[in-house]
């Protein structure tokens, strides 16, 4: 000095000025209730509080609540899935293991069973799971008008070709995978046929809660791969969700009851262009229960609460104690706009060897609650810290 | 604010481990005097994006982006 790797913060600051929402405090204008001096609602002045690290996706776990069920156990269905620990609790988090990457620091891993079963393994291949022989190799039974040797001159041996029957699974070649690998011995040619070594089963031992690791004996060596196909093990889950629930409740329109009145005429509806007509309903006031709706209250936010300091256990996670601080609760839903200075950053330009200094210009990511919380995901300009690796130069 | 469905050619949809189809549309060519009907051929696709599992992904698995439904 260059290029990476884990980690953890932080993600604009101060003020003026005009606005939002919630809440206390005071005043009282206007409306409404009624116990007549309170007590809501909008208005008024002061104070005070006011979004995230992800509020996001709604993936999971939990709180709550309401529903179904005696517990409880099965089956179905869905979920997780090396070992141990944490935790209200998980699929989260730590810690170990065991495989893959990477020169390293470190990164991934849905990581249980494929010797319970079933099913798939296209296309090319000779064969795709208790397999298989196309070239090619090895022998043999024939056949040759073909070479070559020998000599009894037409037989014979050796190749060579085509061809029967066998042998073998090394070579070639195909595929994403060929029924252990290399090397050697051995053979008519070959083979774990034997032999070393890797590698695999099986079985003590040792170590460690465990996953698993070591090392030792045995066995030529067995039926590949998928389970994010069904499947089997094993372990976990009853459904639903604040638009859950519970409360209170207008006006108008209907529904019951009771009262006054009217009482077969007349008033409303339908049909029918309209008059005649047909055909339903007894009607009209009032007082009074119930049921829904707008709407309003409760849940609503102080809780497995968060953050700092310190301190005890522990490699961590996380737990215990003390200390101290810190808090939106809105419902179409507030947290803004505007200005100025200021902090990073960026472009241009001037000084200066350079570090720097200074003028204008721009200028700050992803995005915001809506019951709570604990985790994961996913988006995020810039800037800070901390430990590490690895190369190259100096001493 | 809770749940749930769905994306595949221009458009409506099949297809659910093994080379991606149909219908209407579109181009061209025949048929016709000329158009439509008809018949031949053809184009035209990151299967909504990205990881992973697998020898091989639309399809299985997760993470997102879109759209559509349902609940006071």
């Nucleotide at each position: 000095g260059c290029g990476g790797a884990a980690g953890g913060c932080u993600g604009g600051a101060u003020g003026g000025c005009c606005g939002c929402u919630g809440u206390g405090a005071g005043a009282u204008a206007u409306c409404c209730g009624c116990u007549u001096g309170c007590g809501g609602a909008u208005g008024c002045u002061c104070g005070u509080a006011g979004a995230g690290g992800a509020a996001a996706g709604u993936c999971c776990g939990g709180a709550c609540u309401c529903c179904a069920c005696a517990a409880g156990a099965c089956a179905a269905c869905g979920g997780u899935g090396c070992c141990g620990g944490g935790u209200a609790a998980u699929g989260c988090c730590c810690g170990g293991g065991c495989a893959g990457g990477g020169c390293g620091a470190c990164c991934u891993g849905a990581c249980g069973g494929a010797a319970a079963g079933u099913g798939c393994c296209a296309c090319a291949g000779a064969g795709a799971a208790g397999a298989g022989a196309c070239u090619a190799c090895c022998u043999u039974c024939g056949u040759g008008a073909c070479a070559u040797c020998g000599c009894u001159u037409g037989c014979g041996a050796u190749g060579c070709a085509c061809u029967u029957g066998g042998g073998a699974a090394a070579a070639g070649g195909u595929g994403a995978a060929a029924c252990g690998g290399u090397g050697g011995g051995g053979u008519a040619a070959g083979a774990g046929c034997c032999c070393a070594c890797c590698g695999g089963a099986g079985g003590g031992c040792u170590g460690g809660c465990a996953a698993c690791a070591g090392g030792c004996c045995u066995c030529g060596c067995a039926g590949g791969g998928c389970a994010a196909a069904c499947c089997c093990c094993a372990c976990c889950g009853g459904g639903a969700g604040c638009a859950a629930u519970g409360c209170c409740g207008a006006a108008u329109a209907g529904g019951g009851a009771c009262c006054u009145c009217g009482c077969u005429a007349c008033a409303g509806g339908c049909c029918g262009u309209c008059u005649u007509g047909g055909u339903c309903u007894u009607g009209a006031g009032g007082u009074u229960c119930g049921g829904g709706u707008a709407g309003g209250c409760a849940g609503c936010u102080a809780g497995a609460g968060g953050g700092g300091c310190g301190u005890u256990g522990g490699c961590a996670a996380c737990a215990g104690c003390g200390c101290u601080u810190c808090a939106a609760g809105a419902u179409g839903a507030a947290u803004g706009g505007u200005c100025a200075u200021c902090c990073a950053g960026a472009g241009c330009g001037g000084g200066g060897c350079a570090a720097c200094c200074u003028g204008c210009u721009u200028g700050g990511a992803c995005a915001a609650g809506a019951u709570c919380c604990g985790g994961c995901u996913u988006a995020u300009a810039g800037g800070c810290c901390u430990u590490c690796c690895g190369c190259g130069c100096g001493u | 604010g809770c749940u749930g469905c769905a994306g595949u050619a221009g458009c409506u949809c099949a297809g659910u481990g093994g080379u991606a189809g149909a219908g209407c549309g579109c181009g061209u060519c025949a048929u016709u005097g000329g158009u439509a009907a008809u018949g031949a051929c053809g184009a035209g696709g990151u299967c909504g994006g990205g990881a992973g599992u697998u020898c091989a992904a639309u399809c299985c698995u997760c993470c997102c982006c879109u759209g559509c439904a349902g609940c006071a």